[in-house]
Molecule: Bacterial RNase P class A
Organism: Rhodanobacteraceae bacterium
RNA sequence: GGAGUCGGCCGGACAGUCGCGGUGCGCGCAAGCACAUCGAGGAAAGUCCGGGCUCCGCAGGGCAAGGUGCCAGGUAACGCCUGGGCGGCGCGAGCCGACGGAAAGUGCAACAGAGAGCAGACCGCCUUCACUUUCCCCGGAUGAAGUCAAUCCGGAUCGAAUGAGGGCAAGGGUGAAACGGUGGGGUAAGAGCCCACCGCGUCGCUGGCAACAGACGACGGCACGGCAAACCCCACCUGGAGCAAGACCGAAUAGGGGAACCAUGACGCUGCCCGCGUCGUUCCCGGGUAGGUUGCUUGAGCGUCGUGGCGACGCGGCGCCCAGAGGAAUGACUGUCACGCCGCGAGGCGCACAGAACCCGGCUUACAGGCCGACUCCGCUU
Repeated sequence: GGAGUCGGCCGGACAGUCGCGGUGCGCGCAAGCACAUCGAGGAAAGUCCGGGCUCCGCAGGGCAAGGUGCCAGGUAACGCCUGGGCGGCGCGAGCCGACGGAAAGUGCAACAGAGAGCAGACCGCCUUCACUUUCCCCGGAUGAAGUCAAUCCGGAUCGAAUGAGGGCAAGGGUGAAACGGUGGGGUAAGAGCCCACCGCGUCGCUGGCAACAGACGACGGCACGGCAAACCCCACCUGGAGCAAGACCGAAUAGGGGAACCAUGACGCUGCCCGCGUCGUUCCCGGGUAGGUUGCUUGAGCGUCGUGGCGACGCGGCGCCCAGAGGAAUGACUGUCACGCCGCGAGGCGCACAGAACCCGGCUUACAGGCCGACUCCGCUU
């Protein structure tokens, strides 16, 4: 200098003018006014997990259903975080992983391929037999003056081709996956058939809390392939609904319950008497609706210092109060500066994603631009 990895942080600044919401105080009968002070985010988002809080349900246990799934730790809790193990990727810093169980059972594997579960022989390798044929070899014949050559006949053997049978699984080929790998011995050819090393399994030992690891030992020639984000098995967890939860106050009108009064009245059962009911007036009671109040923001809070821990995080001291609306405020404009782009220049344009609603811890997703720290690889220089 270049290329990268990980972690943390910011995400416009200042001034002026106009405006909005909460709270406090003052003035005002009230409406309201004045002053002071506070007033969005790292994700306030998706509402995907976990909790607090509230109401309902619940003796205890089991079944069902759903979720989680290497180990240890952190935490109020988690499907989150930290550290570690194992596997994969990267030269590396580092990154990624639904990562329990397939020698309980059931099931699945398209296409290709000979064969897909305790399988298989397409090409291939080896071998036997049959038949055909040729080179070399041996014998004979023809021919030639003779040797050689050439031609013909016979024999034996070897090689090759074809057909039939047998052996093999090394090599080729198919596939996501083909019943350990490399080398040697062995064999007709081969093969854990045998041996060495590697791998694998079981048991033991050692290290580690554990997951797990060991170029530690013994035994076993090697069985036990893959898929559980298929059913299933094992372990652990889980009651339901949500602030429109819930609590309090509570009209008008209508309706309910009770008491008293009244014409001793009307109507109904019933033609008459008794009785009962309904109709009137006044008062009392409780429930619900509208509306109001509350829940509501001091909290698993924030900052800083110390301390324990590799870390997530814990503990202690000191300091701080940091939106609480309820149709919903947190805004707009102007100027200067910063940043980015365009332009020779004057200058112009742009300035991300996005808006609290009971609160908190996470995850995920969106995000113009910028800053800081730690580390890795490559090149050059000293």